[in-house]
RNA sequence: UCCUGUAAAAGCCAAACCCGGCGUGAGCCGGGGACGGAAAGCCAACGGGUCUUGCAGAAGACGGCCGGGUUGCCCGG
Numbered sequence: 001u002c003c004u005g006u007a008a009a010a011g012c013c014a015a016a017c018c019c020g021g022c023g024u025g026a027g028c029c030g031g032g033g034a035c036g037g038a039a040a041g042c043c044a045a046c047g048g049g050u051c052u053u054g055c056a057g058a059a060g061a062c063g064g065c066c067g068g069g070u071u072g073c074c075c076g077g
Stems, first nucleotide, its partner, number of pairs: 002077002005074001012037002017032006035064001041070003046067003049062005
């Protein structure tokens, strides 16, 4: 530097649900909690998708929907 994620170690994140707060809403933040995760780190001004608000133009939400980009821990080759 490249490939891989069967087993293990050190750690990491945290679905549903509950409590408090914010938002018209999708949802978000904090605490509890673990279904899971090898990028469940980041990018929504990379593409698609789903969803919300709005009569509409449009404006938003989700990276734990998929692809892509980028950075990175450990074991093994």
Predicted 3D model of a 77-nucleotide RNA (c-di-GMP-I riboswitch aptamer) from a Syntrophobacteraceae bacterium. Model confidence (mean pLDDT): 84 of 100.